RNA sequence: CUCUUAUCAAGAGAGGCGGAGGGAUUAGGCCCUGUGAUGCCCGGCAACCGGCGAAAGCAAAGGUGCUACUUCCUACAAACUUUCAAUAGUUUGGAAGAUAAGGG
Numbered sequence: 001c002u003c004u005u006a007u008c009a010a011g012a013g014a015g016g017c018g019g020a021g022g023g024a025u026u027a028g029g030c031c032c033u034g035u036g037a038u039g040c041c042c043g044g045c046a047a048c049c050g051g052c053g054a055a056a057g058c059a060a061a062g063g064u065g066c067u068a069c070u071u072c073c074u075a076c077a078a079a080c081u082u083u084c085a086a087u088a089g090u091u092u093g094g095a096a097g098a099u100a101a102g103g104g
Base pairs, nucleotide, nucleotide: 001104002103003102004101005100006099007098008097013042015041016040017039021032022031023030026075027074028073029072043067044066045065047064048063049062051058052057071096076093077092078091079090080089081088
């Protein structure tokens, strides 16, 4: 980098460093941010593997992971609602993405 499978409405600091942008990408929207974000450290959470357990579950000491907003929302398709129509809304599916486990 790529393939398969599973999950993505739960959970997690009013700490330290640090200084300007940030919420994956493109577009639109909506937000967060000097009452200091993103990031790093510490703390915390507990999704997967692993551990314990007959199970429900427990623990967080191991390997990853996560720690504003549903994967912040919409972008594609179908059905339904609304409308003269467009727009708009709801649901489902898909795409893309993230994480884990296994494979190439």
Description
SAM riboswitch aptamer (S box leader) from Sporosarcina sp. P2, 104 nucleotides, folded computationally. It was read from a public genome assembly, where an Rfam model found it. Lineage of the source: Bacteria > Bacilli > Caryophanales > Caryophanaceae > Sporosarcina.